This is a predicted structure of a 415-nucleotide RNA (Bacterial RNase P class A) from a soil metagenome. It matches the Rfam family "Bacterial RNase P class A". It is annotated as a ribozyme. About the family: Ribonuclease P (RNase P) is a ubiquitous endoribonuclease, found in archaea, bacteria and eukarya as well as chloroplasts and mitochondria. The sequence is in RNAcentral, with records from MGnify.
RNA sequence: AGGUGGACGGAGGAUCGCCGGCGGACACCAACCGUCCGCGGGAGGAAAGUCCGGGCUCCACAGGGUACGGAAGUCGGUAACGCCGACCCGGGGCAACCCGAGGGAAAGCGCAACAGAAAUGACACCGCCGAUGGCGGACCGGUCACGGCCGGCCCGCACAGGCAAGGGUGAAAUCGUGGGGUAAGAGCCCACGCGCGACAGCCGGGCGACCGGCGGCGAGGCAAGCCCUUCCGGGAGCAAGCUCGAAUAGGGGCGCUGUUCGAGGGUGACCCGCCCGAAGCGCUGCUCUCCGGAGCAGCGCCAGUGCCCGGGUGAGAGUGCUCGAGCGGCGCGGCAACGCGUCGCCUAGAUGAAUGAUCCUCGCCGGCGAGGGGGCAACCGCUCGCCGGAACAGGACCCGGCUUACAGUCCACUU
Repeated sequence: AGGUGGACGGAGGAUCGCCGGCGGACACCAACCGUCCGCGGGAGGAAAGUCCGGGCUCCACAGGGUACGGAAGUCGGUAACGCCGACCCGGGGCAACCCGAGGGAAAGCGCAACAGAAAUGACACCGCCGAUGGCGGACCGGUCACGGCCGGCCCGCACAGGCAAGGGUGAAAUCGUGGGGUAAGAGCCCACGCGCGACAGCCGGGCGACCGGCGGCGAGGCAAGCCCUUCCGGGAGCAAGCUCGAAUAGGGGCGCUGUUCGAGGGUGACCCGCCCGAAGCGCUGCUCUCCGGAGCAGCGCCAGUGCCCGGGUGAGAGUGCUCGAGCGGCGCGGCAACGCGUCGCCUAGAUGAAUGAUCCUCGCCGGCGAGGGGGCAACCGCUCGCCGGAACAGGACCCGGCUUACAGUCCACUU
């Protein structure tokens, strides 16, 4: 000077308030409630965006296909995921390390401005050739009815046609260099390279993605356009939903029941049926006894439940609701994500929605001044005083992630 991972996100106190919990006092037969007093508790690393994945709840639901939406290297972790870990491949960096929208272009369709001959069934503007065929001419030979005809060889034309080497265009034009070859050329052939996500097949390694070797091949790109392949996916959300309403919850009184022989409730007009349904403990007496105890009755406590009574609060109330895939320590297994075991802890439950305001001390950061140090110097840090500053942002059923915002501080490992 970097890289990676992690921790923190002011501390203590005083006064006045807010939310909910516990205890006490007042009032009352008593209690909820109310008023007052006391004690202890009261947002985050992202509570946020609501982008993924689940739990929970209600609704819907034979099975298959299509459509629609999503995921996309491999193996693992997990309740699950588009998250996390390790690895593979490709790219970047001297390195630590970082990044990847990382299935298929040999199913098909489509696209590529400008330039260029041609942008994929590749092509032919300049250029090269014109062996072969064609046209014209010179010469030689054969033949003749003397006009010609046939054959050979040479020259010319560039008409048919051949080529893709060279020039030129472009982001991209069918691998490069050299030699052979040819009419001219060309992986057409050869040597040496280069490349191959179109590397058949064989051998070896790996769970696998994939890697190495022998061998093979010489091909355009885009799937971040449609598409194809494989896999996944019901909908709505705590304002879900449930209970009550002679409100609920809580209190007092009188009953009943307490384990299947159950008080009571639901369903229903009623009955049967079906379904739901609590938790027992202590003392005394009597009976039985295998002397351990068991049974019955009564009383008391506790739990559940029916009826009746009463005031207060409130305009609905209760439940869901906060103990949970929870947090922390240690040990073990695993490279790791993570899992298992054990010990400890309890950490908001508001609902027109609390967690605030003021002040003091200390700490942190910045500026200015003074003092005394280090250094050749620039400058650095120490002590004191004054002034100023302190971010992003706040629950609303609960978790696991991702992403985004953030003044400033610290730690570990590493290049």